RNA sequence: GGAGAGUCUCAGGCGGUCGCUCUGAAUUGUUCGAUUCAGGGAGGAAAGUCCGAACUCUCACGGGCAGCAUGCUCGCUAACGGCGAGGCGCGGUGACGCGACGGAAAGUGCAACAGAAAGAAUACCGCCGGGUGGUCUUCGGACCGCGCGGUAAGGGUGAAAAGGUGCGGUAAGAGCGCACCGCUCGGCCGGCGACGGUCCGAGGCACGGCAAACCCCAUGCGGAGCAAGACCAAAUAGGGAAGCGGAGCGCGGGUCGCCCGUCCCGCUCGCGGCGGUUUCCGCCGCGACCGCUUUCGGGUAGGUCGCUCGAGGCCGGUGGCAACGCCGGUCCCAGAUGGAUGACCGCGAACCGGGAAACCGGGGAGACAGAAUUCGGCUUACGAGGCUCUCCGACA
RNA sequence: GCGGGCAUAACUCAGUUGGUAGAGUGCGAGCUUCCCAAGCUCGAUGUCGCGGGUUCGAGUCCCGUUGCCCGCUCCA
Numbered sequence: 001g002g003a004g005a006g007u008c009u010c011a012g013g014c015g016g017u018c019g020c021u022c023u024g025a026a027u028u029g030u031u032c033g034a035u036u037c038a039g040g041g042a043g044g045a046a047a048g049u050c051c052g053a054a055c056u057c058u059c060a061c062g063g064g065c066a067g068c069a070u071g072c073u074c075g076c077u078a079a080c081g082g083c084g085a086g087g088c089g090c091g092g093u094g095a096c097g098c099g100a101c102g103g104a105a106a107g108u109g110c111a112a113c114a115g116a117a118a119g120a121a122u123a124c125c126g127c128c129g130g131g132u133g134g135u136c137u138u139c140g141g142a143c144c145g146c147g148c149g150g151u152a153a154g155g156g157u158g159a160a161a162a163g164g165u166g167c168g169g170u171a172a173g174a175g176c177g178c179a180c181c182g183c184u185c186g187g188c189c190g191g192c193g194a195c196g197g198u199c200c201g202a203g204g205c206a207c208g209g210c211a212a213a214c215c216c217c218a219u220g221c222g223g224a225g226c227a228a229g230a231c232c233a234a235a236u237a238g239g240g241a242a243g244c245g246g247a248g249c250g251c252g253g254g255u256c257g258c259c260c261g262u263c264c265c266g267c268u269c270g271c272g273g274c275g276g277u278u279u280c281c282g283c284c285g286c287g288a289c290c291g292c293u294u295u296c297g298g299g300u301a302g303g304u305c306g307c308u309c310g311a312g313g314c315c316g317g318u319g320g321c322a323a324c325g326c327c328g329g330u331c332c333c334a335g336a337u338g339g340a341u342g343a344c345c346g347c348g349a350a351c352c353g354g355g356a357a358a359c360c361g362g363g364g365a366g367a368c369a370g371a372a373u374u375c376g377g378c379u380u381a382c383g384a385g386g387c388u389c390u391c392c393g394a395c396a
Numbered sequence: 397g398c399g400g401g402c403a404u405a406a407c408u409c410a411g412u413u414g415g416u417a418g419a420g421u422g423c424g425a426g427c428u429u430c431c432c433a434a435g436c437u438c439g440a441u442g443u444c445g446c447g448g449g450u451u452c453g454a455g456u457c458c459c460g461u462u463g464c465c466c467g468c469u470c471c472a
Base pairs, nucleotide, nucleotide: 001392002391003390004389005388006387007386008385009384010383013347014346015345016344017343018342020041021040022039023038024037025036026035027034028033043368047379048378050377051376052375053374054373055225056224057223058222060262061261062260063259064258065257067221068220069219070218071217072086073085074084075083076082087101088099089098090097091096102216103215107214108213109210110209124155125154126151127150128149129148131146132145133144134143135142136141163181164180165179166178167177168176182205183203184202185201186200187199188197189196190195229305230304231303232302239296240295241294242293243292244291245290246289250267251266252265253264254263268288269287270286271285272284273283274282275281276280298471299470312331313330314329315328316327317326318325319324351362352361353360354359397468398467399466400465401464402463403462406421407420408419409418414452423439424438425437426436427435445461446460447459448458449457
C1' cells in the first nucleotide's frame, strides 16, 4: 500500500421566532371550550409479521388420542425455533464462517435414465480350469466356436457397485493370509458433558445412501387475538321465513378436532282427542312461550376505557471466559385517532479537505426510513466512524 | 395495526421429489373452398415471481425475499 474477517459507537446538540399535540397547575365559561405558565414529544431498524411471551376473552380444570413444533453438550432467560461457551462435521491459505447436528439393527418406502446388477442385490466385456469341434504349427503351442464349472482383483455404466495401500498366496482371483490405515466391540486415561486419545486388547470386518421420505425416540405446546375485551349513548323492524329441542335421576348445550372424568347452564303452559280405574297418569295432534341454528331484510359506522410505571432506562460495585445474575443509587422518557412530533434563523459539533500547529473552507452526517397494546429476539434495507485480527506485495 | 390466500406459455388454468413441464383459447403454416368462417393436420411458445439450501436430481420439500388479492364497528 492492497485485499479480507470480527466487533463497537453515532445517526445529532444549544438558543431564538412561529405552528401542532399530550400531561400538570391556574384563570374564565352553563356545556363544548378558551387563555397563560411549566414540562415532554418518532427508530436502530419504528419495517417484515418469522418466533416467544405479558395481557384479554373463550366457565374452571385433570387425563388420553390426534395434530404441530424443536432436536449435539453444558449454561443464560419470563419464554423462545433466541443468546453464550464448547464438541463434531463441512468450507476457507488464514483471521473466521455455516450446520436442518437424536435414530437407518423397530417397521414401511425411494433411487428415473444408464448399467449385468441398486441391498446381502449382480455376471455385460473379461480372467482361469477341464470337455469338445475346426484351422495353423517351428510339436512349445496359438487362434476361433459350443456347452460345464470357478471368479469379482482389472475394464465399462452411474451420484453411489461387498473398505484402502502394499506384500504373499492362488489354476485365476478374493481379507484368502499378513503389515499399516480405516471400522466394530471391550477396557484404561482426561472432561460435569457432547466427546477426545500417534493408549491397550480382541475381531477379518462393516446388512451401503436418503428421515428438509413416512416413521421411531426425547422434550414442549389448548384456541383466538387490543380491530382482544369492558362500558355508555343513539337509531331502527324485539321484523319475515324455515328447521331442531323443551325433563327425572334422564335429555340437550358448553373451550381448534375426538374420547373419558369432575364441573357449569337450561329443561314452560293452554286446548282437543284416545286409552287406563274417579283422583291421577300415559300417548297423539294443534297453538303460544323459551333457547339454538340457517336465511331474507333493517338501523348504526358515535363516544369513554383498554393507552403507557415497564420481565423499564442510566450510573457505580460485585460474581461469571461469556450470555447474564445480584446489590446500591438515580430518572419518568410519545400516547395520536383522516391520525400530532413541523418550518425558519444563528452558533458551535461528529465528519471531509488544506495546514507542523493555531486556524481556514465545506458542513443538507442529502443513506434506510415514520410509533398505533407492550416487551425479548430473528430476518431484511442502509450512511459515517473507531478498535482488534488475517493474508498478499514492496521498502528499511 | 392484525389475520388469511395467490404467483406456471401471450391469456385462463392443471401438475402427489423421478422426462429440464401440459390442456384450452390465441399465433404461424398446410389441406378444403370461387372467397371467408368453421373443420382437420402440423408447429413454435417457458431460466415455473426472485435468491439460497436438502437430495444424484426440485415446478413440487425447507428458509428468506418481492409483488398482488381478501377480511377485521356495534345493535338486533
Molecule: RNase P RNA; transfer RNA
Organism: Candidatus Multivoradales bacterium